[in-house]
RNA sequence: GCCAUUGUAGCUCAGUAGGUAGAGCGCACCCAUGGUAAGGGUGAGGUCCGCGGUUCAAUCCCGCGCAAUGGCU
Numbered sequence: 001g002c003c004a005u006u007g008u009a010g011c012u013c014a015g016u017a018g019g020u021a022g023a024g025c026g027c028a029c030c031c032a033u034g035g036u037a038a039g040g041g042u043g044a045g046g047u048c049c050g051c052g053g054u055u056c057a058a059u060c061c062c063g064c065g066c067a068a069u070g071g072c073u
Stems, first nucleotide, its partner, number of pairs: 001072007010025004019056001027043005049065005
């Protein structure tokens, strides 16, 4: 320098032929116990990497960047 993949909650990751985003762990509160652990319930937490484009509508499609990983030279 070229190519590919990835970028979504604090962490690990789903997600959909485009219609106002979910799980597990973690966190807070509650239930339960004589108490603790395990267990159960409820809740908070997200400009979906950035900028543009297409569209009535974009996390999703297209372009250009940025970052990470891998490959080639």